[in-house]
Context: one part of a larger RNA
């Protein structure tokens, strides 16, 4: 120098634990804002500086209206003071609510500066006047994590290269609505049979089709369920206001408001004429069907009452562990207590509870409606629309035989004896009636609440369990950590020694300080002592 062992130190593995996290469910909730919001600033406490939390100059708080009940003056933080206990605590309502932000008297480098003066910021809508212009009115603006409509839209990649093609209408901008959007009452499918609005599941199917027929892409009817809910306008026609015209002066033509009428496909209405019904009745309604209001009860929901049942022994620092005897129970789900407790505690079952607000429901008061059929009858049924032609997009469908569906550009019908549709086109048959509008439900999500988990356990699980979007980088946009545990209880080491302190030796404390606050403490590395080999 080396090996071993023991001893410490060093380092943060291990192990147990969990105050935070992930999921799942979808029961609960689901938009907020000019009455000034979302996120800030700045204050704000009896001792009071800083960080959360609350709150706003009425500032850890005010009024009120319920419920608890001996404590109470929020946390990191103990403690002294003055004090309340009709307090604090928790629910429901209201009052207060600086400055900045959409910020909106005007201005400005956000949280400042400034002015009139009781009302005030733009543009846009709409309504009054013939126009400009001015007046009045309600409304809009910003913000919201995912979902949803609409506009606008890659490319990396796959094809084992690449250019249609894919990736994909994704990613990502942008508008815009709601608690869901959106879609929605057949110019819809089927097929010779019929079905009957629309969203969603699952099936049909990886089928039929598309496709450099490569790579890939990818449906529909039908059948099963979720939930179901239908309706309003234009038109004609009547009434009734009003505007231009015409001319025959009292009609006619022609615009336009109001209100009734009416809404469909074996057509159906309007008009006209004929027949039958009738209401002391019958139906509907506050999501759509016109449009509203009030009261009454219920039920959930926002605090909450009350809630059963053990005793000895022993070990032990401590019982809930063992042992012997009990007992509840519609409550052996959880979770705490000094070890592992149905019966010690907070629960838990089942039961009960609201002066107050709010959602549902249901009732009643109110309001609204009111049959059917025959015959005549060129009176009506949504037009720069249907369609075609070219150039594009959607449709599983890449132009193909390519129907549908949309449209940029040019063309451009029919009126019920009428039109669209049934995958080029024609015919026959079969079906539906476009070119106006509204609609709940089943669905999608989840920034929120709430139960659950053969989720995780401080390198994990959020990035964050701790002053976390925090320290920190970065001019910015942006990136973006590390950090958790004494002990059941601080009983957190009075006093004494050494030491300038730091530490450390007594001594107490404890079950245990080798739990001493750096508080479980592997391995690597380091001392030390000791044996042994060179």
């Nucleotide at each position: 120098g080396g090996u071993u062992u023991a001893u410490g130190g060093g380092g943060g593995a291990u192990g147990c634990c969990u105050u935070g996290g992930c999921g799942u469910c979808a029961a609960a909730a689901g938009c907020c804002g000019a009455a000034g919001a979302a996120g800030g600033g700045c204050g704000u406490a009896g001792c009071a500086a800083g960080u959360c939390u609350g709150c706003g100059a009425u500032a850890a708080g005010c009024c009120u209206c319920g419920g608890u009940u001996u404590g109470c003056u929020g946390a990191c933080u103990a403690g002294c003071a003055a004090g309340c206990u009709u307090a604090g605590c928790c629910g429901g309502g209201g009052a207060u609510a600086c400055c900045c932000g959409a910020a909106u008297g005007g201005g400005a480098a956000a949280a400042c500066c400034u002015g009139a003066u009781c009302a005030u910021a733009u543009g846009a809508u709409c309504a009054a006047c013939c126009u400009u212009u001015u007046u009045a009115a309600g409304g809009u603006a910003g913000g919201u994590a995912a979902g949803c409509a609409g506009g606008a839209g890659a490319a990396c990649u796959g094809a084992a290269a690449c250019a249609u093609c894919u990736a994909a209408g994704u990613a990502u901008c942008c508008u815009g609505a709601g608690g869901a959007a959106a879609a929605u009452a057949a110019a819809u499918c089927a097929a010779a049979c019929g079905a009957g609005a629309u969203u969603c599941c699952c099936u049909g199917a990886g089928u039929a089709g598309c496709g450099g027929c490569g790579a890939g892409c990818g449906a529909a009817a039908u059948g099963g369920g979720a939930u179901c809910a239908g309706c309003c306008u234009a038109a004609a026609c009547c009434g009734u206001g009003u505007g231009g015209g015409a001319u025959u002066u009292a009609u006619c033509c022609u615009g336009u408001g109001c209100g009734g009428g009416g809404u469909u496909g074996u057509a159906g209405g309007g008009c006209a004429c004929u027949u039958u019904a009738u209401a002391u009745a019958g139906a509907a309604g506050u999501u759509a069907c016109a449009a509203a209001a009030u009261g009454a009860c219920a039920u959930u929901u926002u605090a909450g009452u009350a809630g059963a049942a053990u005793a000895g022994a022993u070990u032990g620092g401590a019982a809930a562990g063992u042992c012997u005897a009990a007992c509840c129970a519609u409550a052996g789900a959880g979770g705490g207590u000094g070890a592992a407790a149905g019966u010690c505690c907070c629960g838990u079952a089942a039961a009960c509870g609201a002066a107050a607000a709010a959602a549902u429901g249901u009732c009643a008061u109110c309001u609204u409606c009111u049959a059917a059929a025959g015959u005549g009858u060129u009176c009506c049924u949504g037009a720069g629309u249907a369609c075609g032609a070219c150039g594009g997009g959607a449709c599983a469908c890449g132009u193909g035989a390519a129907a549908u569906c949309u449209u940029g550009u040019c063309g451009g019908a029919a009126u019920c004896u009428g039109g669209g549709g049934g995958g080029a086109c024609c015919a026959c048959c079969c079906u539906c009636c476009a070119a106006g509008g509204c609609u709940a439900a089943a669905u999608a999500c989840u920034u929120u609440u709430g139960a659950c988990g053969a989720c995780c356990g401080a390198u994990a699980g959020u990035g964050a369990a701790c002053u976390a979007g925090u320290a920190c980088c970065g001019u910015g946009a942006g990136g973006g950590a590390a950090a958790g545990g004494u002990g059941a209880a601080a009983a957190g080491a009075a006093c004494c020694c050494c030491g300038a302190g730091a530490g450390g030796g007594g001594a107490g404390u404890g079950a245990a300080a080798u739990a001493g606050a750096a508080c479980u403490g592997a391995a690597a590395c380091c001392a030390u002592a000791a044996a042994c080999c060179u």
Model confidence (mean pLDDT): 81 of 100. This is a predicted structure of a 534-nucleotide part of an RNA (large-subunit ribosomal RNA, domain I) from a Chloroflexota bacterium. The RNAcentral record of the full RNA draws on ENA and SILVA. The organism belongs to Chloroflexota, within Bacteria.